A computed fold for a 73-nucleotide RNA from Panus rudis PR-1116 ss-1, annotated as transfer RNA. Its Rfam family is "tRNA". Rfam describes the family as follows. Transfer RNA (tRNA) molecules are approximately 80 nucleotides in length. The coordinates come from a structure-prediction model, not an experiment, and the mean pLDDT is 80. The organism belongs to Panus rudis, within Eukaryota.
RNA sequence: GGCCUGAUGGCUCAGUGGUUAAAGCGCUAGCUAUAUAUGCUGGAGGUCCUGGGUUUGAUUCCCAGUCAGGUCA
Numbered sequence: 001g002g003c004c005u006g007a008u009g010g011c012u013c014a015g016u017g018g019u020u021a022a023a024g025c026g027c028u029a030g031c032u033a034u035a036u037a038u039g040c041u042g043g044a045g046g047u048c049c050u051g052g053g054u055u056u057g058a059u060u061c062c063c064a065g066u067c068a069g070g071u072c073a
């Protein structure tokens, strides 16, 4: 340098065009308890990497860029 894949809460990740972005772990409040453990119920936490484009509507499609990983030379 060419090609491929990826970027979504603190972490691991789902979501292939439709109105409120799902889950687990973690955090936090309450209940239970001898107990800071286990269990149960709730809550907070997200500019969906950045900038444009297409569309009535974009996390999703297209273009460029940034970063990470892989591969070829």
Stems, first nucleotide, its partner, number of pairs: 001072007010025003018056001027043005049065005